[in-house]
Molecule: c-di-GMP-I riboswitch aptamer
RNA sequence: CCACCGAAAAGGCAAACUUAUUGAAAAAUAAGGACGCAAAGCUAUAGGGUCUAAACAUGAAAAUGUAUGACAGCCAGCUCCCGAA
Numbered sequence: 001c002c003a004c005c006g007a008a009a010a011g012g013c014a015a016a017c018u019u020a021u022u023g024a025a026a027a028a029u030a031a032g033g034a035c036g037c038a039a040a041g042c043u044a045u046a047g048g049g050u051c052u053a054a055a056c057a058u059g060a061a062a063a064u065g066u067a068u069g070a071c072a073g074c075c076a077g078c079u080c081c082c083g084a085a
Base pairs, nucleotide, nucleotide: 005083006082012037013036017032018031019030020029021028022027035073041078042077043076047075048074049071050070051069055066056065057064058063
């Protein structure tokens, strides 16, 4: 110095759940809360995947299909702190 590695120290994030608000929903935001995380930082028109279906289409209805709505804590891409063995 590097890393597909992870001891120590410092610092960071925050699942479920609860409350409030927004939303058709998925979900998001804020507060509380910690299951976990070295990328749990960033990227969701032009990587894959997952969720939802207001609206639209089909339908007698029930329902089914579709993202223009979401998810980065599913994989992926990009970037990054510390430095023992």